[in-house]
Context: one part of a larger RNA
Formats: sequence, C1' cells, structure tokens
RNA sequence: UCAUGGCUAAGGAACUAGGCAAAAUGACCCUGUAACUUCGGGAGAAGGGGUGCUUCCUCGCGCAAGCGAGAAGCCGCAGUGAAGAGGUCCAGGCGACUGUUUAACAAAAACACAUGGCUCUGCGAAAUCGAAAGAUGAUGUAUAGGGCCUGACACCUGCCCGGUGCCGGAAGGUUAAGGGGGGGCGUUAGACUUCGGUCAAAGCGCUGAACUGAAGCCCCGGUAAACGGCGGCCGUAACUAUAACGGUCCUAAGGUAGCGAAAUUCCUUGUCGGGUAAGUUCCGACCUGCACGAAUGGUGCAACGAUCUGGACACUGUCUCGGCCAUGAGCUCG
Repeated sequence: UCAUGGCUAAGGAACUAGGCAAAAUGACCCUGUAACUUCGGGAGAAGGGGUGCUUCCUCGCGCAAGCGAGAAGCCGCAGUGAAGAGGUCCAGGCGACUGUUUAACAAAAACACAUGGCUCUGCGAAAUCGAAAGAUGAUGUAUAGGGCCUGACACCUGCCCGGUGCCGGAAGGUUAAGGGGGGGCGUUAGACUUCGGUCAAAGCGCUGAACUGAAGCCCCGGUAAACGGCGGCCGUAACUAUAACGGUCCUAAGGUAGCGAAAUUCCUUGUCGGGUAAGUUCCGACCUGCACGAAUGGUGCAACGAUCUGGACACUGUCUCGGCCAUGAGCUCG
C1' cells in the first nucleotide's frame, strides 16, 4: 500500500449521476392501524408496550404430562442476554397481475397472458411439412381449428372507402393458348411460247385475315378492431384582448370524447402554484399539441414490480476528515 473485518468525538447524505456501499429494522406475545379499493385487499400498514430468574403462592383448562392468566420478590449496562430473522412512509410514470427473455455485458416499460375483435375453414376442412405416398391439424368438427391485431377491470372506441388491399358483381371495353380458315406463297401434270421463259388444276407443304375464345385488368358496388388518412387564409363583440359568428379556397374526410411542455414540447430551465434557504429533476395546473388521440387502442385504475422518477423519517465513516485495531497479501531483512 492492497484485500477482508471491527470501533470511532461532533455533525448526519453536507458524499454521489444516484444513499452505491454500509448502518438501521428484524423472532414471538399484546395493542393499534389511514388514504384508497375491483370490498378480496391495502396490512406485518404506520405506531406503542412486553419477553430473564425465584415462590410446595393464587386462579382457569386438562385424566395426566402440562398449557394459560395473575400476585409477590430477585439480579444485571443489557433477559428472542450469543447466532439466525422485514427498514418504513408519501407522490408520480410504465406494465393490470403470477410468469418469460438476450446460456457468458441488457430482466425491462420488451415477450407472454386471461379478455375483446376481425378474418379464413362444412371436414379427404382451412393451414403446414413433403416432387409423392403420407403426416400434423385431430382419433378434433364452427362453444372447433388456423392467421392477424389488442392486452385484466371500468368508461369508451368519433369522421373518411379518394389511394392500396380484400370481398361481391357481371352488362360493356381489353385480353392467351386453342378453334377458325378468307387470302397469299412454294412445288408441277398440263397449256402456251419470240424457246429465254410465262401461266398453272389436283395433291403436298409454308404462311395466315375476319370471326370465336376464360380468369385477370378497366368498370360498378361494399369493407377501416383492413393498410392507412383525419386542412389553409381573411374578417368580426360597447377599453383592450379573444372570437361563440361570417366569408373564401381545397379535400375522400378535415382530429370527436378524453388527455396534453407528456417515455411524445423544438423554442424550453415555457408560465403560474407546491415542496427547498436555494429545485434544468419532481408534483399540481395552464394549452401556444415544432410533431397526443381513440383495439398501430384513448383515458382512468385497487393490487402487484430485484422496474423507473421525486420527496420524507429512521439510520449510519457515503461525507466534513480523518484516526485506531485485527487477519491475510505485498514490501524490507534473513
């Protein structure tokens, strides 16, 4: 010096990103226990008191062993006499909860979850694996099975179908192979010939117009707990300010309820209030929402959490600010 322990005057978080670490609390009995609440909880809430030993002592229960209550007395600094054994409270965010997870840097607000919804599937089901056979689904049958979203519970879940998707429709347009075969070309028996060639039936071959021809697309409807989207400018009230009101442009429709400087607010340490002597954090409001918003769910919410944030009490070597001791290591000497 390091590691691990023990003690420490006065103060008591002044430490620090942060009470990290440590201290404190701790068992049992009695008493007592708030807001809130889904009436179960919250709750071991919080808070307060007690605990040893002695006596043929008193009482209750018991067949007894004994258990419980009481009285009187005794000792110590200290009686769950050592050890082991919740710190507590207040407020807020998120997630309802118990669970699950990055084996070896993340345990969470992430995943799951019960609940709710949409959608597909009539059974040789849909879906999935597999060239197939076959298998799972399921020895199940729509109160079942698959996919997607949401995420207890309470109150709710507004407007838009123009785009994309999905579903339905079939009149019209477009549209493949195929069908169809008008016409054209090649070949040559033959005919003609100026002897160079020209025309050319049947057959065979090549090519091929009209017409016909499904789904799809165009088209017409529906559908948002499908993917998604949910405006701008100007004026106006008897101080001012503001604008219930009006005008105008655009749109498929212009954000409803609720919430709001928020896990979302740039300006921003917004402004006001609370808490502090002093508060970029925190809590309550306001609303000017850069850029909340309703199952990509909105707003609440008791209980729960090795969660995150702020505050308080208790407690302490975290600190003011150090000191001493023990054990081990190191170092020096041997």

Predicted 3D model of a 334-nucleotide part of an RNA (large-subunit ribosomal RNA, domain IV) from Fulvitalea axinellae. Rfam family: Bacterial large subunit ribosomal RNA. Its mean pLDDT, the model's own confidence on a scale to 100, is 88.